[in-house]
Context: one part of a larger RNA
Molecule: large-subunit ribosomal RNA, domain IV
Organism: marine metagenome
RNA sequence: UUAUGGUUAGGGAACUCGGCAAAAUUUCUCUGUACGUUCGCAAGAAAGAGACCUAAUUUAUUAGGAGCAUAAAAUCGAGAGGAAGAACUGUUUACCAAAAACACAGCUUUUAGCCAAUGCAAUAGCAGAUGUAUUAGAAGUGACUCCUGCCCAAUGAUUGUUAUCUAAAGUCGUAUGUAAAUGCAUAUGAUAUAAGAGCAAUUUAAUGGCUGCAGUAACCCUGACUGUACAAAGGUAGCGCAAUCAAUAGCCAAUUAAUUGUUGGCAAGUAUGAAUGGAGUAAUCAUUCCUCUACUGUCCCAAUCAUAAUCCCA
Numbered sequence: 001u002u003a004u005g006g007u008u009a010g011g012g013a014a015c016u017c018g019g020c021a022a023a024a025u026u027u028c029u030c031u032g033u034a035c036g037u038u039c040g041c042a043a044g045a046a047a048g049a050g051a052c053c054u055a056a057u058u059u060a061u062u063a064g065g066a067g068c069a070u071a072a073a074a075u076c077g078a079g080a081g082g083a084a085g086a087a088c089u090g091u092u093u094a095c096c097a098a099a100a101a102c103a104c105a106g107c108u109u110u111u112a113g114c115c116a117a118u119g120c121a122a123u124a125g126c127a128g129a130u131g132u133a134u135u136a137g138a139a140g141u142g143a144c145u146c147c148u149g150c151c152c153a154a155u156g157a158u159u160g161u162u163a164u165c166u167a168a169a170g171u172c173g174u175a176u177g178u179a180a181a182u183g184c185a186u187a188u189g190a191u192a193u194a195a196g197a198g199c200a201a202u203u204u205a206a207u208g209g210c211u212g213c214a215g216u217a218a219c220c221c222u223g224a225c226u227g228u229a230c231a232a233a234g235g236u237a238g239c240g241c242a243a244u245c246a247a248u249a250g251c252c253a254a255u256u257a258a259u260u261g262u263u264g265g266c267a268a269g270u271a272u273g274a275a276u277g278g279a280g281u282a283a284u285c286a287u288u289c290c291u292c293u294a295c296u297g298u299c300c301c302a303a304u305c306a307u308a309a310u311c312c313c314a
Base pairs, nucleotide, nucleotide: 001309002308003307004306005305006304007303008302010300011299014298019295027051028050029049030048031047036041038143052065053064054063055062056061057060066070078293079292080291081290082289083288084287085285086284090102091101106141107140108139109138110137111136112135118127119126120125144280145279146278147277149210150209151208154207155206156203157202158201159200160199161198164197165196170191171190172189173188174187175186176185177184178183211229212228213227214226215225238272239269250266251265252264253263254262255261
């Protein structure tokens, strides 16, 4: 000097991105236990009390004993409150990411009538399935509760229709070449129809989308109201400075001596918003943020001891 471990007066997070690390709690018995709630939980909530040895009878008390200390060592939950996210147990980047990502039960749409759709494959065969729509495949959402608004103009899908457009082949001609050929080759014209295009509808828990301008009320402001333009329809219920571009450290309140933090409220967010799900939600979480109690060498501010290694001198 480094590593590991022990102790520390007074203070007690002043450290720091952040209580990281450490300390504290820790066992058993008894008492006792709030908000909330899907009535299962929450909950070991929290908060308290007790615990040693000897003797007697009986297994519960009594009497006695020792110590600074009796769960004597070891093992061995810190707790409370408020928010975000995901319902949950589970899965994941073997070797920098364990999560709010994936999955999930549930919900919805869609395809498929069996020689099923679909997939592997490729004349075969196999899976689906020794199954048969309460089944199988594909896609999205993601427990539960309350809900899921308007738009089919565009893109896609499905159904229908055939006035119109359209391929190669085929058929019928024309021209040229070939000694000939009803052949062959080349060039060219006509005819013809399939899917498709076109046209008409349906369809959003399909891809997706969901407006401006101007005026107006007894001060001002605001604009229930009116006019006008465009559009397929003009964003509904909700939520909201949000895990939501920036402006932004929005404004008010609570918290603090002091807060770019957190929580509650306000709100046109002109880039919120409803299965690309919207809003709530008990329980759960090595998830993220804020606060409090306890606790401490994280710090004020450093000291010292032990063990091991290294280094310097002799």